[in-house]
RNA sequence: GCCCCGGUAGUGUAGUGGCCUAUCAUACGGGCCUGUCGAGCCCGUGACCCGGAUUCGAAUUCCGGCCGGGGCG
Numbered sequence: 001g002c003c004c005c006g007g008u009a010g011u012g013u014a015g016u017g018g019c020c021u022a023u024c025a026u027a028c029g030g031g032c033c034u035g036u037c038g039a040g041c042c043c044g045u046g047a048c049c050c051g052g053a054u055u056c057g058a059a060u061u062c063c064g065g066c067c068g069g070g071g072c073g
Base pairs, nucleotide, nucleotide: 001072002071003070004069005068006067007066010026011025012024018056027045028044029043030042031041032040049065050064051063052062053061
C1' cells in the first nucleotide's frame, strides 16, 4: 500500500429502511422479600465512532475518514 471483518449503555451483545420509548444480560441506584447477608422478584439510570449522500423516513443502504482485528505484498 491492497483486501476482508468489526465499531451500539460502564462491560458484553441483539437489531427486515417505518412496528420502538433501540433488545437482552451484567453493572449501578431504589424498593419488595429475609432475623442479617446473599439469592430471588419489581422499578429506574444509561448507548447507535465521525462527516457527507440516498430516501418522505437511516443504527440499518452508499461514499469518505478514524479506531480495532485478520490476510496479502
The RNA shown here (transfer RNA) has 73 nucleotides and comes from a Thermoplasmatales archaeon. The sequence is in RNAcentral, with records from ENA. It matches the Rfam family "tRNA". It is annotated as a transfer RNA. The coordinates come from a structure-prediction model, not an experiment, and the mean pLDDT is 81. Taxonomically the source falls in Thermoplasmatales (Archaea, Methanobacteriati, Thermoplasmatota, Thermoplasmata).